Transfer RNA from an archaeon, 75 nucleotides, folded computationally. It matches the Rfam family "tRNA". By type it is a transfer RNA. The coordinates come from a structure-prediction model, not an experiment, and the mean pLDDT is 82.
RNA sequence: GCUCUAGUAGUCUAGCCCGGUCCAGGAUGCGGCCCUUUCGAGGCUGAGACCCGGGUUCAAAUCCCGGCUGGAGCA
Numbered sequence: 001g002c003u004c005u006a007g008u009a010g011u012c013u014a015g016c017c018c019g020g021u022c023c024a025g026g027a028u029g030c031g032g033c034c035c036u037u038u039c040g041a042g043g044c045u046g047a048g049a050c051c052c053g054g055g056u057u058c059a060a061a062u063c064c065c066g067g068c069u070g071g072a073g074c075a
Base pairs, nucleotide, nucleotide: 001074002073003072004071005070006069007068010028011027012026013025020058030046031045032044033043034042051067052066053065054064055063
């Protein structure tokens, strides 16, 4: 240098291929409440995320282009 691949809450992960309705779902962690003599466990509940910029579209986490970062391969 070229090709491929990944980037989503504090952490891990689903959704992307094949765009769609509602609050982007789950686990864990965190806050509040209930339960418990207390802690833990359990139950209810709340906050928290689509790497960045642009394009297409009525509508983009998803498609397209460029960039950034990590990984793999080739030279």